[in-house]
RNA sequence: AGGGGUGUAGCUUAGUAGAAGAGCACUUGCCUACCAUGCAUGAGGUUCUGAGUUCGAUCCUUGGCACCUCUA
Repeated sequence: AGGGGUGUAGCUUAGUAGAAGAGCACUUGCCUACCAUGCAUGAGGUUCUGAGUUCGAUCCUUGGCACCUCUA
């Protein structure tokens, strides 16, 4: 310098044009003499950012940013 890929909850991630789920972690309660385990419950997301397409975008197109990777 050029090519490709990834970006979703505190962490690891799924998802698909009709608009967000899981596991761990966290809150509260139950259980226990207590703790742990277990059970139930609740909270937590401007889906990296700007623009475009669309009735409607996390999803499609595209500029930017960050990271990973390949080539030189």
Molecule: transfer RNA
Organism: Ictidomys tridecemlineatus